Overview
This is a predicted structure of a 99-nucleotide RNA (Glycine riboswitch aptamer) from uncultured Arenicella sp. Its mean pLDDT, the model's own confidence on a scale to 100, is 76. The source organism's lineage runs through Bacteria, Pseudomonadota, Arenicellales, Arenicellaceae and Arenicella.

[in-house]
C1' cells in the first nucleotide's frame, strides 16, 4: 500500500421433488346450506436436497486424535407461485499485510 485470499453490503443469476390424501378452524359473499376460492393447522403416505445439522478418504500424526465437498444421511428445511437457497458474476466497505 495494490491485485488475489478473509468478512460484510447491495445487486443479478441459481436446481431438485406431490398446488398428495382425510379433517378441523379461519376469511370473502346480505342470510342459511352446500361448494368453490384464499389462509392457518392436525394425521398419513409418497419424494428432494444446494440454509443449517451429522458422517466419511487421502494425508498428517500416533491420541483411535486432527481432517473436505456440489460425497452421503435426511434431524431440520423443502416438493404450483412467492419466499429460502449452496454456488457464480458485478459494484463497494472492511480487515490483513507481500513488495
Nucleotide at each position: 500500500u495494490a491485485c488475489c485470499c478473509c468478512u460484510c453490503c447491495a445487486u443479478g443469476g441459481g436446481a431438485g421433488a406431490g398446488u398428495g390424501g382425510c379433517g378441523g378452524c379461519u376469511u370473502a359473499u346480505u342470510u342459511u346450506a352446500c361448494u368453490c376460492a384464499g389462509g392457518c393447522u392436525g394425521c398419513c403416505c409418497g419424494c428432494c436436497g444446494a440454509a443449517g445439522g451429522c458422517g466419511c478418504a487421502a494425508c498428517g500424526u500416533g491420541c483411535u486424535c486432527g481432517c473436505a465437498a456440489c460425497c452421503g444421511c435426511u434431524c431440520a428445511g423443502g416438493c404450483a407461485a412467492a419466499u429460502g437457497g449452496a454456488c457464480c458474476g458485478u459494484g463497494g466497505a472492511g480487515a490483513a499485510g507481500a513488495u